Background
This is a predicted structure of an 86-nucleotide RNA (transfer RNA) from Methanobrevibacter smithii ATCC 35061. It matches the Rfam family "tRNA". By type it is a transfer RNA.

[in-house]
RNA sequence: GUUGGGGUAGCCUAGCCUGGUAGGGCGUUAGACUGCUAAUCUAAUGAUACACUAGUAUCGCAGGGGUUCAAAUCCCUUCCCCAAUG
Numbered sequence: 001g002u003u004g005g006g007g008u009a010g011c012c013u014a015g016c017c018u019g020g021u022a023g024g025g026c027g028u029u030a031g032a033c034u035g036c037u038a039a040u041c042u043a044a045u046g047a048u049a050c051a052c053u054a055g056u057a058u059c060g061c062a063g064g065g066g067u068u069c070a071a072a073u074c075c076c077u078u079c080c081c082c083a084a085u086g
Stems, first nucleotide, its partner, number of pairs: 001085007010026004020069001027045006046059005062078005
């Protein structure tokens, strides 16, 4: 240089082909259980702002742009990682 694969929450990962609510696991926090832990069970868990009892709004899938009523998904471009090849 060329070809292929990949980038999604603190970490791992699904969703992409076939556009329509951001799914699951780990971890963390709280509670239950226990004499106390561990294990197990239940609930919550992206960010910011406002409100802070409940909640509301906006934004968010590597960066930027485009198509569309609507983009993680389709198109263009850039960056980064891995593999193969020269």

It is recorded under the gene name tRNA-Ser-GCT-2-1.
Lineage of the source: Archaea > Methanobacteriota > Methanobacteriales > Methanobacteriaceae > Methanobrevibacter smithii.
Its mean pLDDT, the model's own confidence on a scale to 100, is 80.